[in-house]
RNA sequence: UGCCCAAUAGCUCAAUGGUAGAGUAGGUGACUGUUAAUCACUUGGUUCCUGGUUCGAGUCCAGGUUGGGCAG
Numbered sequence: 001u002g003c004c005c006a007a008u009a010g011c012u013c014a015a016u017g018g019u020a021g022a023g024u025a026g027g028u029g030a031c032u033g034u035u036a037a038u039c040a041c042u043u044g045g046u047u048c049c050u051g052g053u054u055c056g057a058g059u060c061c062a063g064g065u066u067g068g069g070c071a072g
Base pairs, nucleotide, nucleotide: 001071002070003069004068005067006066007065010024011023012022013021018055026042027041028040029039030038048064049063050062051061052060
C1' cells in the first nucleotide's frame, strides 16, 4: 500500500428489509440453620460514525473509524 472479515445489552453471541432477542452478569422474590446451588420474575440498547436507497434499514449502497487476517 492492496484485498478480505468483524463491530449489536457489562461480557459471549443471534436476528428473511417489517415490534432488536438468547445465554451469562446485575436486581427482586421463593427455597433453607447459613452460604452456595436451583427455581420464578425483572432491569439493562444512540445496533462503531456520517450520509444515501426504501413506505420501512441491525440487514442493502457509499465514505470514514477501530480491531483481526492475507499478500507485498

Transfer RNA from Pseudohongiella spirulinae, 72 nucleotides, folded computationally.
The organism belongs to Pseudohongiella, within Bacteria.